[in-house]
RNA sequence: UGAGUAUGCCGGAUGGUCGCGGGUGCAAGUGCCGAAAGGCCGCACCUGAGGAAAGUCCGAGCUCCACAGGGCAAGGUGCUGGGUAACACCCAGUGGAGGCGACUCCAAGGAUAGUGCCACAGAGACAUACCGCCGAUGGCGGAUUAUUCCGCACAGGUAAGGGUGGAAAGGUGAGGUAAGAGCUCACCAGCGGUCAGGUGACUGGCCGGCUCGGUAAACCCCACCGGGAGCAAGACCGAAUAGGGAAGCAAUGGAACGGCCCGUUCCGCUUCCGGGUAAGGUCGCUGGAGGUGUCAGGUAACUGACAUCCAAGAUAGAUGACCAUCACUCCGCAAGGAGCACAGAACUCGGCUUACAGGCAUACUCAUGUG
RNA sequence: GUGCCCGUAGCUCAGCUGGAUAGAGUGUUUGACUACGAAUCAAAAGGCCGCAGGUUCGAAUCCUGCCGGGCACGCCA
Numbered sequence: 001u002g003a004g005u006a007u008g009c010c011g012g013a014u015g016g017u018c019g020c021g022g023g024u025g026c027a028a029g030u031g032c033c034g035a036a037a038g039g040c041c042g043c044a045c046c047u048g049a050g051g052a053a054a055g056u057c058c059g060a061g062c063u064c065c066a067c068a069g070g071g072c073a074a075g076g077u078g079c080u081g082g083g084u085a086a087c088a089c090c091c092a093g094u095g096g097a098g099g100c101g102a103c104u105c106c107a108a109g110g111a112u113a114g115u116g117c118c119a120c121a122g123a124g125a126c127a128u129a130c131c132g133c134c135g136a137u138g139g140c141g142g143a144u145u146a147u148u149c150c151g152c153a154c155a156g157g158u159a160a161g162g163g164u165g166g167a168a169a170g171g172u173g174a175g176g177u178a179a180g181a182g183c184u185c186a187c188c189a190g191c192g193g194u195c196a197g198g199u200g201a202c203u204g205g206c207c208g209g210c211u212c213g214g215u216a217a218a219c220c221c222c223a224c225c226g227g228g229a230g231c232a233a234g235a236c237c238g239a240a241u242a243g244g245g246a247a248g249c250a251a252u253g254g255a256a257c258g259g260c261c262c263g264u265u266c267c268g269c270u271u272c273c274g275g276g277u278a279a280g281g282u283c284g285c286u287g288g289a290g291g292u293g294u295c296a297g298g299u300a301a302c303u304g305a306c307a308u309c310c311a312a313g314a315u316a317g318a319u320g321a322c323c324a325u326c327a328c329u330c331c332g333c334a335a336g337g338a339g340c341a342c343a344g345a346a347c348u349c350g351g352c353u354u355a356c357a358g359g360c361a362u363a364c365u366c367a368u369g370u371g
Numbered sequence: 372g373u374g375c376c377c378g379u380a381g382c383u384c385a386g387c388u389g390g391a392u393a394g395a396g397u398g399u400u401u402g403a404c405u406a407c408g409a410a411u412c413a414a415a416a417g418g419c420c421g422c423a424g425g426u427u428c429g430a431a432u433c434c435u436g437c438c439g440g441g442c443a444c445g446c447c448a
Base pairs, nucleotide, nucleotide: 001367002366003365004364005363006362007361008360009359010358012326013325014324015323016322017321018320020048021047022046023045024044025043026042029041031040032039033038050342054353055352057351058350059349060348061347062230063229064228065227069262070261071260072259075225076224077223078222079093080092081091082090083089094108095106096105097104098103109221110220114219115218116215117214118213130162131161132158133157134156137155138154139152140151141150142149143148170188171187172186173185174184175183189211191208192207193206194205195204196203197202234283235282236281237280244273245272246271247270248269249268253267254266255265256264275447276446290309291308292307293306294305295304296303297302328339329338330337331336372444373443374442375441376440377439378438381397382396383395384394390428399415400414401413402412403411421437422436423435424434425433
């Protein structure tokens, strides 16, 4: 200098004018809206989107249903240890895969519990003899006094070679054999046992018989996990004896309990008509597993102590528009012009995933050059 | 908020318990028939099965994540 890897961070700034939501204070009236509950109207000050507010994919808080029960079904998770309120998240490691490397990725329990599937090709896909090799042994034929030899390839042996396939009976080499074969041996892979190390996944040594197809993101088995619903949860207030009427169903029934059974509690359920509303009003609602800093513990995720800060809360939904200056990027010799990403809270948190112009910091790797 | 479904040829759909050339109707194009047109007959073109990744020997089909579209339910009760 070029090419990369990992981690963390920023996501325009300042001022002015007009406008909108929320809060606090002051001020206001025989005021306005409404059936009521309740709300509205003025002025001043303060305050008002994000790293993802998104997707709603996980996990929780909170609320109600029995403070949440038993069992089955269905579902989720799946190497080990730790973190956490919890998790499918995070950290550290193990094993495997990729990369020259920094480093990255992995749904990584079980195929010896059982079942299913493995198209086409191929003889054979969990079991095989198509071609080939052999024919020691037996058989048949021939030669021979006998011993024995030769031939055939009938029985049979053989998974070394050919061929098919994604996959063909552990791989390579040597010995061995009639030919072959873990039949024997060396090395390698795998399995089992044992010893050592490690909390553990696992790693290393030794020994053994030699060897067992793949698929569980097919059913399944094993271990663990979890009751259901969701802020339109739910509580209170309000004309309200509208807690209304009709029909049907139903006590071997129905609902809570949105898969089933048991159990507990309750007595209704469905449809139509009628009323209110268009989320009737208020609360829930934002101070929280909260942020920032220092110190301490821990490899780290994270935790503890102390100090300090308070930062939207709407309900058809505010957070905007315009102007000026500056910053950044692009075009242009210049004057100047154009652009400035993804996107927008809705009960609240912790994660994941996805979108994103441009920029910053730190550590590291590779290549080339120079000293 | 919750539950569920669908994206396959220009259009409407089948195939979705994995097996390779992905089909059907309609439309389009060309040819035949006709004086010409319609109908009819014959032939052809047209698809990375919404996108990306994974499992598998093999994926439209199974799994995961995205993108787009649609349906249903939920007030007092």
This is a predicted complex of two RNAs, RNase P RNA and transfer RNA, with 448 nucleotides together.
The prediction has a mean pLDDT of 77.
Rfam match: Bacterial RNase P class A. The family's RNA type in Rfam is ribozyme.